[in-house]
Context: one part of a larger RNA
RNA sequence: UUGGGCGUAAAGGGCGUGUAGGCGGUUUUAUAAGCCUGGUGUGAAAUCCCACAGCUCAACUGUUGAGACGCGCUGGGAACUGUAAGACUAGAGUUUAGGAGGGGAAGCUGGAAUUCCUGGUGUAGGGGUGAAAUCUGUAGAUAUCAGGAAGAACACCGAUGGCGAAGGCAAGCUUCUAGCCAUAGACUGACGCUGAGGCGCGAAAGCGUGGGGAGCGAACAGGAUUAGAUACCCUGGUAGUCCACGCUGUAAACGAUGUGCACUGGGUGUAGGAGACGUUGAGUUUUCUGUGCCGUAGCUAACUCGUUAAGUGCACCGCCUGGGGAGUAUGCUCGCAAGGGUGAAACUC
Numbered sequence: 001u002u003g004g005g006c007g008u009a010a011a012g013g014g015c016g017u018g019u020a021g022g023c024g025g026u027u028u029u030a031u032a033a034g035c036c037u038g039g040u041g042u043g044a045a046a047u048c049c050c051a052c053a054g055c056u057c058a059a060c061u062g063u064u065g066a067g068a069c070g071c072g073c074u075g076g077g078a079a080c081u082g083u084a085a086g087a088c089u090a091g092a093g094u095u096u097a098g099g100a101g102g103g104g105a106a107g108c109u110g111g112a113a114u115u116c117c118u119g120g121u122g123u124a125g126g127g128g129u130g131a132a133a134u135c136u137g138u139a140g141a142u143a144u145c146a147g148g149a150a151g152a153a154c155a156c157c158g159a160u161g162g163c164g165a166a167g168g169c170a171a172g173c174u175u176c177u178a179g180c181c182a183u184a185g186a187c188u189g190a191c192g193c194u195g196a197g198g199c200g201c202g203a204a205a206g207c208g209u210g211g212g213g214a215g216c217g218a219a220c221a222g223g224a225u226u227a228g229a230u231a232c233c234c235u236g237g238u239a240g241u242c243c244a245c246g247c248u249g250u251a252a253a254c255g256a257u258g259u260g261c262a263c264u265g266g267g268u269g270u271a272g273g274a275g276a277c278g279u280u281g282a283g284u285u286u287u288c289u290g291u292g293c294c295g296u297a298g299c300u301a302a303c304u305c306g307u308u309a310a311g312u313g314c315a316c317c318g319c320c321u322g323g324g325g326a327g328u329a330u331g332c333u334c335g336c337a338a339g340g341g342u343g344a345a346a347c348u349c
Stems, first nucleotide, its partner, number of pairs: 003321004007303002012317001014201004021194003025088007033081002035077009049065001051063004091191001092188006098181002103177007110154001114150008125136002162169002206247006215241002220236004258316006266294012298305001322349003331342004
C1' cells in the first nucleotide's frame, strides 16, 4: 500500500528468448464500445447538505428544498482511444555490393618453460628461510650438455584496445557457424516495444561415469614460529585443477546503475567504417557506430552523474517498505547428494 522510492542508505531479476497481458507511427472512410451532451425512469423512508421552525439553548426533533452520484431506456456529437476496411514509409525487417573482431564449435600443428627417464662431463654439497630444520645427495645429487616422454598453459604483440546477451573469450592454421557496423540502392509495409508464467544459456567450487595427471594444490603428514599455533613460513602431498558425457544453477553473476524509444551546450583521446577538401603527399574536415576522460545546464543528502545520465519525458517488467530473529522454521517444489527456489511468525530493541 490510490504514497514515496531502488549507483553507495532497504530495493534492478545473473543474462537472453518469448506466451498471455499492457502500450503502440502517418493518413482516409465507416462505426459508435469507451468518451462528451440532452431528455426520461429509478435508486423507499431515515441519514448527509442548505434554509426555516419546535423543545429556555444545544444535542435532539419537525417542515421545505437542492442536488451530488449510480444504474436502465432513449435522442444527438465524432476530436481522442477502440473496432472494420483501404492507403503510406520516417519505426522494424529482408536483400545486393564492402568491413573489423581473443564471438561459438570441431580438427590439426608449434615453440619456450616445468617435471620425469636414459646417457656424457663433474664433485660435495643442494634446497629452503627472518634465522633454521624437516627434505635431498658419495647407491654420485645440485650444476651443465645431448636424447626421449608426459601433461598443462600460451611470454612478447597487449592497449584506458577488440568481440559477446550475460557468464565469458588470447599460440598458429583449416572447416562449420552466429551476431555486429558504415554507405548507396531495391523490396515488405507497423510486421513494433516490454514481457507475469514458460524455455534456454549461465564463473568458480561441488557431484556421477570413464579417461588423464606435468606443475600447482584444499584435506593430511612432518619441520619451524609461538605461552599455545588445529594458522601465517618451509618440506612433502590426496582429492581437485585437464578431457568426454550428464547433473548442480549459485557469486561483490558489479557499472553494486532493468529493457526500449525520444529530447537536451561543449572539449579531448581511442577502435571500426563512409564522404568531402588537399600538389591526391603530410594532412584537414564532416558524419555513423562503439569505447574512455574532463566538464555546461540540470539532478543529487552528499559523493558524484552529466548525449554511454544518476538530466527531461514516455511504455512495460522486477523489486523495497525499521534493526535483529532470518534467508531461519514450516509447507510445496527442483536435485544423486551437497544444497537451490519460494519463504513466515512468536519474541526482542
Predicted 3D model of a 349-nucleotide part of an RNA (small-subunit ribosomal RNA, central domain) from a metagenome. The prediction has a mean pLDDT of 88. It matches the Rfam family "Bacterial small subunit ribosomal RNA".